A computed fold for a 142-nucleotide RNA from Actinoallomurus purpureus, annotated as c-di-AMP riboswitch aptamer (ydaO/yuaA leader).
The prediction has a mean pLDDT of 81.
This record gives sequence, structure tokens and C1' cells, in this order.
RNA sequence: AUCGGGCAUCCGCUGAAUCCGCGCGACCGCGGAGCCGGGGACCCAUCGCAUUACUGGGGUGUAUCGGCACAUCCCCUGUGCCGUAGGGCGGCUUCCAUGCCCGAACCCGUCAGCUAACCCGGUAAGCGGCAUGGAAGCCGAG
Repeated sequence: AUCGGGCAUCCGCUGAAUCCGCGCGACCGCGGAGCCGGGGACCCAUCGCAUUACUGGGGUGUAUCGGCACAUCCCCUGUGCCGUAGGGCGGCUUCCAUGCCCGAACCCGUCAGCUAACCCGGUAAGCGGCAUGGAAGCCGAG
């Protein structure tokens, strides 16, 4: 000097998941505020008949729906690949352009449409650190 890694402060990203107080110095526990989610009336919606096969239904979340292949002959399901509804990031905000990504996971337990009053919960986890351009706005410095 370069490369890689660890810790701390600070800055930033996904997300509702932050702030304050008390108990201890922290983890943690309790309470409050903020934010987030669920249940829950009237009204509205749903609720018609017949046949065959398969199949409970619902919630949080962007994470839904397909094609091909394999497991396998079919349904279901799983895995892989390629797409896709939808979603996120590029460092003040918005628009446009453009680039890079995600397109999961979990929960309830046979039960729930909407829903005022009312009732019940959550407030985690994970990651990054020179970060694209134009226009408008705004802020700051000189």
C1' cells in the first nucleotide's frame, strides 16, 4: 500500500415494529403515547335449480397466477427452470427515464362477508454503508 474479516459510534434500507416512564446498568418485565392487525350490528352483500369429479374454511403479508420437466398413470402436493399479478431500492420530496432486486414465510383450528358502539392482540426480525440521470420544488451554505 492492497485485500478480507471483527467490534463500536454514526448514517441508511425492508418492515406496524418507534419514543417515553418505572422496575435493574443491559438482556428482560410492566405501563403510556404513536403506529399496525383481528373480532364485532342495522343497512348492504351472500343465500336459485340439476349433474359429475375434486376439495374444509379463514388471517397477516407485495408475495398472486401460469407454462415446462421430474417425483408418478390421474387429482392433490413437492422440487427445479422460465415467466407473471404485485412489491422494494438507487441517500431531502415528487415526476419521468433507467439500472438492480423480491415475487417468501407463517398463523387460526371446523370458525369469522361488510360493520357504528364495543372487545382482543402486535410493537419483531434481518441487512447495508460511496449511494444512476434529467426536471420541478424545498432546505442549507457563500
It was read from a public genome assembly, where an Rfam model found it. Taxonomically the source falls in Actinoallomurus (Bacteria, Bacillati, Streptosporangiales, Thermomonosporaceae). Of the family's consensus pairs, 92% are formed in the model.